[in-house]
RNA sequence: UUCCCGAUUCUAGCGCCAGACCUUUGGUGAACCGAUCAAAGGUUGACGAGGCAGGGAGUGAUCGAAAAUUCGGCGGAUGCUCCCUCGUACCUCUCCGGUGCGGAUAUACCGGCAAAUAUGCGGGUAACUGCAAAACAAAUACGGUAUAACGGAGAAGC
Numbered sequence: 001u002u003c004c005c006g007a008u009u010c011u012a013g014c015g016c017c018a019g020a021c022c023u024u025u026g027g028u029g030a031a032c033c034g035a036u037c038a039a040a041g042g043u044u045g046a047c048g049a050g051g052c053a054g055g056g057a058g059u060g061a062u063c064g065a066a067a068a069u070u071c072g073g074c075g076g077a078u079g080c081u082c083c084c085u086c087g088u089a090c091c092u093c094u095c096c097g098g099u100g101c102g103g104a105u106a107u108a109c110c111g112g113c114a115a116a117u118a119u120g121c122g123g124g125u126a127a128c129u130g131c132a133a134a135a136c137a138a139a140u141a142c143g144g145u146a147u148a149a150c151g152g153a154g155a156a157g158c
Stems, first nucleotide, its partner, number of pairs: 014075004019044010047064003053085007086102005092155006105148007119132005
């Protein structure tokens, strides 16, 4: 330095819960099955992409896939708005102010990236679930092109 195994912490489109469903046991009922009630144990309850300078206040959060309870509730949350501070870009340096941005110009156009589902192989009595390779987004980031990117004072240089 690399690989493997185990433990702990962090993780946040993240966690939890009503609801629905499954199994066992008992009761009701019944020819049997089905049904229904209770208890115990379980499953499901949002598919990924993207997103954090620090502090405070408010709000209660971007993007598409899908069409399922991805309905509903609670908590959290990197979103958005305002204020302060820090940093960064705006002809070389420093300071003051301004605008944008947050490892850090903006805008427009072009390029550009997923998982679920389905399929296959497994696990579970079951509800369900793990893994594998492939297909298909949008926004941001990112790449390319174009356009547009400060005022004042001082210093240095010409």
Molecule: glmS glucosamine-6-phosphate activated ribozyme aptamer